[in-house]
């Protein structure tokens, strides 16, 4: 220098155009003599950034930034 992949909750990741989810973690409660395990409820996200397409974009297109890998 060229090519590919990835970027969504605190962490690990789903989500193939129509109001954004799970597990773990966190908070409250239940339960126990107490702790762990267990059960219920709840909070938490300008979906990396900027443009474009569309009635509508996390999703499609372009670029940028960061990360990982390959080639030279």
């Nucleotide at each position: 220098g060229c090519c590919g992949c990835c970027a969504u909750a605190g962490c690990u990741c789903a989500g193939c155009g129509g109001u954004a989810g799970a597990g773990c973690a966190c908070a409250u409660c239940c339960a126990u003599g107490g702790u762990a395990a267990g059960g219920a409820u709840g909070g938490g996200g300008u979906c990396u950034u900027g443009g474009g397409u569309u009635c509508a974009a996390u999703u499609c297109c372009c670029a940028a930034u960061g990360g990982c890998g390959g080639c030279u």
This is a predicted structure of a 72-nucleotide RNA (transfer RNA) from a Candidatus Altimarinota bacterium.
Model confidence (mean pLDDT): 83 of 100.
Rfam family: tRNA. Gene Ontology term of the family: triplet codon-amino acid adaptor activity. Rfam classes the family as a transfer RNA.
The organism belongs to Candidatus Altimarinota, within Bacteria.